A computed fold for a 353-nucleotide part of an RNA from a soil metagenome, annotated as large-subunit ribosomal RNA, domain IV. The coordinates come from a structure-prediction model, not an experiment, and the mean pLDDT is 87. Rfam family: Bacterial large subunit ribosomal RNA.
[in-house]
Context: one part of a larger RNA
RNA sequence: UUAUCAUUAAGGAACUCGGCAAAAUAGCCUCGUAACUUCGGGAUAAGAGGUGCCUGCGGUGUGACUAAAGAGAUUUAGGAAGCAUUAGCAGGUUGCAACAAAGAGGCCCAAUCGACUGUUUAACAAAAACACAGAUCCCUGCUAACUCGUAAGAGGAUGUAUAGGGGUUGACGCCUGCCCAGUGCCGGAAGGUUAAUAGGAGAGGUUAGUUGAAAGACAAAGCCUUGAAUUGAAGCCCCGGUAAACGGCGGCCGUAACUAUAACGGUCCUAAGGUAGCGAAGUCCCUUGUCGGGUAAGUUCCGACCUGCAUGAAUGGCGUAACGAGUUGGGCGCUGUCUUAAUGAUACACUCA
Numbered sequence: 001u002u003a004u005c006a007u008u009a010a011g012g013a014a015c016u017c018g019g020c021a022a023a024a025u026a027g028c029c030u031c032g033u034a035a036c037u038u039c040g041g042g043a044u045a046a047g048a049g050g051u052g053c054c055u056g057c058g059g060u061g062u063g064a065c066u067a068a069a070g071a072g073a074u075u076u077a078g079g080a081a082g083c084a085u086u087a088g089c090a091g092g093u094u095g096c097a098a099c100a101a102a103g104a105g106g107c108c109c110a111a112u113c114g115a116c117u118g119u120u121u122a123a124c125a126a127a128a129a130c131a132c133a134g135a136u137c138c139c140u141g142c143u144a145a146c147u148c149g150u151a152a153g154a155g156g157a158u159g160u161a162u163a164g165g166g167g168u169u170g171a172c173g174c175c176u177g178c179c180c181a182g183u184g185c186c187g188g189a190a191g192g193u194u195a196a197u198a199g200g201a202g203a204g205g206u207u208a209g210u211u212g213a214a215a216g217a218c219a220a221a222g223c224c225u226u227g228a229a230u231u232g233a234a235g236c237c238c239c240g241g242u243a244a245a246c247g248g249c250g251g252c253c254g255u256a257a258c259u260a261u262a263a264c265g266g267u268c269c270u271a272a273g274g275u276a277g278c279g280a281a282g283u284c285c286c287u288u289g290u291c292g293g294g295u296a297a298g299u300u301c302c303g304a305c306c307u308g309c310a311u312g313a314a315u316g317g318c319g320u321a322a323c324g325a326g327u328u329g330g331g332c333g334c335u336g337u338c339u340u341a342a343u344g345a346u347a348c349a350c351u352c353a
Stems, first nucleotide, its partner, number of pairs: 002347007010339002014337001019334001027051005036041001038171001052093006058086005065078005094098001106332007113324002118130002134169007146155003172319004177249003182246002184242005191237003198230001202226005209218003250268005277311001278308001289305005
């Protein structure tokens, strides 16, 4: 020097991305305890005081005995001494300090996300991710749907729609708007299209034969190769339904007696043009938006505004008590984090012997 500890004047977060780390708090008894709330909680909220030992007093239990009642058994009331016990009261006493050691919550305010307990990347992520109870949609009538297996068969289930399988959302509260044009799914069957199959019009090859002087031409049956019309299901086209199915949810121009704005009007397009709510958000580029709060000073934070680049309703929207080794901002306490270092202990190392 390094590592692990201990202590520190004055200050007390000035350190730092950030109070990281450390310090502080701590048991038990008594008092006291807010907003909010799903009335259970919040809550050990916060905050304040006490705490050892000795003596005396008191309380409680037991208790000889006493009194009353009763025919009696017995019952009721009181209760000396001693013993036991005690979180009560008073006085005293030691120490720096009495839950004297060890062990043993720091607290509060506001916001975000997720309701909660739980689960997870064994060995860089514990979370806002997963799960969850609850909600909803679809499938499934039992040889169920679905899954595994070539099959036999097995699971589902020795269950039977208050059951089982699959998808989405995620307690609770208030709610969940418009669009079925596209893509899916469900239903329909008149018409169009449409496979194998059935069918076999026709065409070609081959050659007995016919013809011809020859070259050649024609050519039945059979065999072979093709092959039109016609027949022909689902599907697709078509018709309808369906968004807690996949998804989607406009533009331009003008207008009010200051100005500004536009309840209002016009026009184009669309399947329909974003409703309630929330909003510079975990979503806002411009942007450190503007205003207010907090600070002496605040790109963060909180409350508003709305001009939403590019919010929005079970891809759930907005709230929400409780909960969280989650995240963000602020405060009290506390401290070697710091101003700014110092001293001591132990270990390794190093130097000397």